[in-house]
RNAcentral holds the full RNA, with entries from ENA. A computed fold for a 710-nucleotide part of an RNA from a Candidatus Woesearchaeota archaeon, annotated as large-subunit ribosomal RNA, domain II. Rfam family: Archaeal large subunit ribosomal RNA. Rfam links the family to the GO terms ribosome and structural constituent of ribosome. Its mean pLDDT, the model's own confidence on a scale to 100, is 81.
Context: one part of a larger RNA
RNA sequence: GCCAGGGAGUGUGUUUGAGUGGCGAGGUUAAUCUGUAAAAGAGAAGCCAAAGGGAAACCAAGACCCCGCAGUUUACGAGGGGGGAGGUGUUAACGUGCCUCAAGUCACUUGAAUACUACCCGAAACCGGUCGAUCUAUUCCUGGGCAAGGUGAAGCGGUGGUAACACAUCGUGGAGGCCUGAAGAAUUGCUACGAGCAAGUGCUAUUCUGACCUGGGAUUAGGGGUAAAAAGCCAAUCGAGACCGGAGAUAGCUGGUUCCUGCCAAAGUUGGCCGUAGUCAAGCCUCGAGCGAGGUAGCAAAGAAGGUAGAGCGACGGAUAGGGGGUUUAGGGGAAGAAAUUCCUCGGCUCGCUUUCCAACUCCAAAUGUCUUUGCACCGUUGACCUCGGGAGACGCCGGCUCGUCGUAAGGGUGAGUCGGGAAAGGGAAACAACCCAGACCGUAGUUAAGGUCCCAAAAUAUUUGCUAAGUGUUAAAGGGUGAAGGUUGUCUUCAACCAUAGACAGCGAGGAGGUUGGCUUAGAAGCAGCCAUCCUUUAAAAAGUGCGUAACAGCUUACUUGUCAAGGUUGGAGGCGCCGAAAAUGGACGGGGCUAAGCAAAUUACCGAUACUACGGGCCUCAGAAAUGAGUGCGGUAGGCAGGCGUGUUGGUGGAGAAGAAGCGUGUUCGCGAGAAUACGUGGAUCCGCUUGCAAUGCAAAUCCUGGU
Numbered sequence: 001g002c003c004a005g006g007g008a009g010u011g012u013g014u015u016u017g018a019g020u021g022g023c024g025a026g027g028u029u030a031a032u033c034u035g036u037a038a039a040a041g042a043g044a045a046g047c048c049a050a051a052g053g054g055a056a057a058c059c060a061a062g063a064c065c066c067c068g069c070a071g072u073u074u075a076c077g078a079g080g081g082g083g084g085a086g087g088u089g090u091u092a093a094c095g096u097g098c099c100u101c102a103a104g105u106c107a108c109u110u111g112a113a114u115a116c117u118a119c120c121c122g123a124a125a126c127c128g129g130u131c132g133a134u135c136u137a138u139u140c141c142u143g144g145g146c147a148a149g150g151u152g153a154a155g156c157g158g159u160g161g162u163a164a165c166a167c168a169u170c171g172u173g174g175a176g177g178c179c180u181g182a183a184g185a186a187u188u189g190c191u192a193c194g195a196g197c198a199a200g201u202g203c204u205a206u207u208c209u210g211a212c213c214u215g216g217g218a219u220u221a222g223g224g225g226u227a228a229a230a231a232g233c234c235a236a237u238c239g240a241g242a243c244c245g246g247a248g249a250u251a252g253c254u255g256g257u258u259c260c261u262g263c264c265a266a267a268g269u270u271g272g273c274c275g276u277a278g279u280c281a282a283g284c285c286u287c288g289a290g291c292g293a294g295g296u297a298g299c300a301a302a303g304a305a306g307g308u309a310g311a312g313c314g315a316c317g318g319a320u321a322g323g324g325g326g327u328u329u330a331g332g333g334g335a336a337g338a339a340a341u342u343c344c345u346c347g348g349c350u351c352g353c354u355u356u357c358c359a360a361c362u363c364c365a366a367a368u369g370u371c372u373u374u375g376c377a378c379c380g381u382u383g384a385c386c387u388c389g390g391g392a393g394a395c396g397c398c399g400g401c402u403c404g405u406c407g408u409a410a411g412g413g414u415g416a417g418u419c420g421g422g423a424a425a426g427g428g429a430a431a432c433a434a435c436c437c438a439g440a441c442c443g444u445a446g447u448u449a450a451g452g453u454c455c456c457a458a459a460a461u462a463u464u465u466g467c468u469a470a471g472u473g474u475u476a477a478a479g480g481g482u483g484a485a486g487g488u489u490g491u492c493u494u495c496a497a498c499c500a501u502a503g504a505c506a507g508c509g510a511g512g513a514g515g516u517u518g519g520c521u522u523a524g525a526a527g528c529a530g531c532c533a534u535c536c537u538u539u540a541a542a543a544a545g546u547g548c549g550u551a552a553c554a555g556c557u558u559a560c561u562u563g564u565c566a567a568g569g570u571u572g573g574a575g576g577c578g579c580c581g582a583a584a585a586u587g588g589a590c591g592g593g594g595c596u597a598a599g600c601a602a603a604u605u606a607c608c609g610a611u612a613c614u615a616c617g618g619g620c621c622u623c624a625g626a627a628a629u630g631a632g633u634g635c636g637g638u639a640g641g642c643a644g645g646c647g648u649g650u651u652g653g654u655g656g657a658g659a660a661g662a663a664g665c666g667u668g669u670u671c672g673c674g675a676g677a678a679u680a681c682g683u684g685g686a687u688c689c690g691c692u693u694g695c696a697a698u699g700c701a702a703a704u705c706c707u708g709g710u
Base pairs, nucleotide, nucleotide: 001710002709003708004707005706006705011116012115013114014113015112016111017110018109019108020107021106022105023104026048027047028046032042033041034040052059053058064083065082066081067080071076072075084101085100086099087098088097089096090095119256120255122253126246127245128244129243130242131241137220139218140217141216142215143214144213145212146210148180149179150178151176155172156171157170158169159168160167184207185206189203190202192201193200222238224234225233226232259645260644261643262642263641264640269282270281271280272279273278284393285391286390287389288388289387290386294379295378296377298376299375300374301373302372303371304370310364311362312361317358318357319356321354322353324351325350326349327348329347331346332345333344334343335342336341397421398420399419400418401417402416403415404414405413406412426437427436428435441618442617443616444615445614446613447612451608452607453606454593455592456591460605462604463603464602465601466600467599473595486580487579488578490577491576492575493574494573495572496571497570498569499568507564508563509562510561511560513537514536515535518532519531520530543558547556548555619635620634621632622631623630624629646699648696649695650694652692653691654690655689656688657687664683665682666681667680668679669678670677671676
């Protein structure tokens, strides 16, 4: 792990609802007694109700009128609603609070609350009483043990030495919490071995005459001991031992909580709480009752409030760029002057021109939304809306879109609205809770949605017209968020202007002159360093010169003119699709293959495609109905509420089966929406089942569940 068996809302009291029944202005007994097979009888003490209000003293409830549901005779009208009246408290009073205009009580079943272990398992801990120092810590008593080797203290002796000591040297000697190292002790590092759920073996390293090791016997006990102190050790247990008990401690925490079907179906918000993992109240779900006619998610019209988006700023407040004018301008800088003062400039103020902005600006000003009324629509006598009562769950939320706010940003934080996920399956988006389509009772068939139709893979290698040559498409990354900026003589479309058969544009042929080397400057300046001027003439045309070039000239070239050629050309703007911009670590991602369309833009017609829609058949629910049958925009669903069933054990009653084979077990078949039931055959070898009734230790896949098996 698997299998079998076991395994979790129970009992009593009290309170409060619901259902059923008894009696009813009353209802009911308790202990106890008599008694029995069970029963039954007695027992009035007590309890609840029948009167309330008031802290108390105390006081103390009879109406009546109107509306009106069901129903029917259209006016009555149980219950109901409104008014009113009454009791009492308060008050000087007006008023106002509670109560009254009559229903309870007892039993059984059941929902819930509450006290108890209170659905089950689970602490860390706390307290009490006992048992432990055969392990270990300290101390005490009495015993035992430490191979071998090294070093060589004091003392002593000899010799030398001294006046005598001292001192030196050679011997002897055998000290030491000395050294090497076996036994012993201890266990530093390694982690090979180890069939043993733990501390073992091995290698390596420490100590080994001492604060050494060790046998036996004693001592100290749990907030206590002992401790060369590590909170170490006190029997493999220690920041408070173990065992038993209080005890099923408590756990707002984790896990688990067992058969079926039907109907409805949530919340993660607001307020309070030492409250934030919880809980109480409200809101949201469900069930029942009451009442009896309206209700409002939608659409339209009319009316109303408003200051957001946008816009504007010669309408305010505030901000804002540029240049201009004026100024009797506080101030900074500069100049002139002896100073007074003057001038220039920056700045200030002011005037008008052009320019840009604002959540806390508004001369303006939407859409949507909101409110009121009316109409339509839909829902509602199958009872809505509303009111009351029983039961909850929930009070961690998350995502898309639109709008705020914080953040450089984030699959970010925090809000509002709405739609989803939560609690929603199916189809699409390769895969993908919340994106697109669409809300699944069951079966069969068809038609569509989103999305698709070359192959994987259902359906067009469809049609028409363009574009793209980049495999762009089919996203480099990072970053951005109108398009990346920016760039592009790639290509297509379009607009405007100009030139053009009186010949444009490009190419090629020819010319491109004279006054003059213009004047000045300069060493020189001749078209071409620089300054000034920039005329005239001849011409088809030719600059007092466009660029090279020379020291200066020269030379080349351009503008300009013409010949040749022959039909479009030049410039600018806008747009479509591309291109560059474009860097990451295994080889790689349009889902893949692959595609020049099977890419992009526009249009058209088919087809595929879901649990959607339609048709047919069936089931259930609700409502109507005597039924047949009909109606419903009915039947996804977590927490949860409500309803109806299946199965197990057993009690009473009743009816049955069984050696011509009970239960159980195995394999089939049939029936039921299902829990399950029936039956055939085999096995088995003695009990079992239906109906009804009551009672329950009544249903397992999970709890690191328990026990056993494997």